[in-house]
Context: one part of a larger RNA
């Protein structure tokens, strides 16, 4: 830019595209079958292996801005108690997010048309036979279709709804140019389980969008100080304490202010 006015949502599926796997056990059944050894189908039920996709509730693994706990040194006059800096100094745990065949969840089912090889009915050339010449009927993980995803730039450009409405100027006057608006978009600005940028989502004061503050889970593991008990190292108690980031609510203190600009008039 197309898709005969402009706009916002919600589709149809023409086309494409992924996917199609297998083993075991158990009933049928020690049953048809066989002399016996031995051993089935048809059709049901149940594990399970790989393979593919999604996920994070449990199971891990990360977790360098969360808690501890220690080793050498320097600082902060000293004690105490923190702080740097040694790989995050080590080490022990660990929230959210990500990640995982060490995890969980589903999937490939069913039922359908059409057929291959093959089985077959009915049947003549060719009085018999004969699946085939005419007619017809079964018959595969293959194909078609069924499932899942993309999808109307499918220019063949489709459908439903709902919304805005037919203002000024010039004009060669239903044509074309220009302006300034409707519906809505758009920049802009706080932000995202959205993302390379774009795009998509939220929200923008008639606001919980992110930041702080407050509560709460969830991690740690029992702060600091007082008091005790011991020469001390340490150890009881106040004390299931402190401290806590990405979680999960709340709540306008901070920051999304204030504007802007594009956008129909219809063969």
């Nucleotide at each position: 830019c197309g898709c005969a006015g402009g706009g916002g949502a919600c589709u149809u599926g023409a086309g494409g595209g992924a996917g199609c796997c297998c083993g075991c056990c158990c009933c049928u059944a020690g049953u048809a079958c066989g002399a016996g050894a031995g051993g089935a189908a048809c059709g049901g039920g149940g594990c399970g292996a790989a393979u593919g996709g999604a996920c994070c509730u449990a199971c891990g693994g990360c977790g360098u801005g969360c808690c501890g706990g220690u080793u050498g040194u320097c600082g902060c006059g000293c004690c105490a108690g923190c702080g740097g800096c040694a790989u995050c100094g080590c080490c022990g745990g660990g929230u959210a997010a990500c990640c995982g065949u060490u995890g969980u969840c589903c999937a490939a089912a069913a039922a359908g048309g059409a057929u291959a090889a093959g089985c077959g009915c009915u049947g003549a050339a060719g009085g018999c036979a004969u699946c085939u010449a005419a007619g017809u009927g079964c018959g595969a993980a293959g194909c078609c279709g069924u499932u899942c995803c993309c999808a109307a730039g499918a220019u063949g450009a489709g459908g439903u709804c709902c919304c805005c409405c037919a203002u000024g100027g010039c004009g060669u006057a239903a044509a074309g140019c220009c302006a300034g608006u409707a519906a809505g978009g758009c920049c802009c600005c706080a932000g995202g389980g959205a993302g390379a940028c774009u795009a998509c989502c939220u929200g923008g004061u008639u606001g919980a969008u992110a930041g702080g503050c407050c509560g709460g889970a969830g991690g740690u593991g029992u702060a600091a100080g007082g008091c005790u008990g011991g020469u001390a190292a340490c150890g009881g108690u106040c004390u299931c304490a402190g401290c806590u980031u990405a979680c999960c609510g709340g709540u306008a203190c901070u920051a999304a202010u204030c504007g802007g600009c594009c956008g129909a008039g219809g063969g």
Predicted 3D model of a 267-nucleotide part of an RNA (large-subunit ribosomal RNA, domain VI) from a Pseudomonadota bacterium. RNAcentral holds the full RNA, with entries from ENA. Its mean pLDDT, the model's own confidence on a scale to 100, is 85. It matches the Rfam family "Bacterial large subunit ribosomal RNA". Rfam links the family to the GO terms structural constituent of ribosome and ribosome.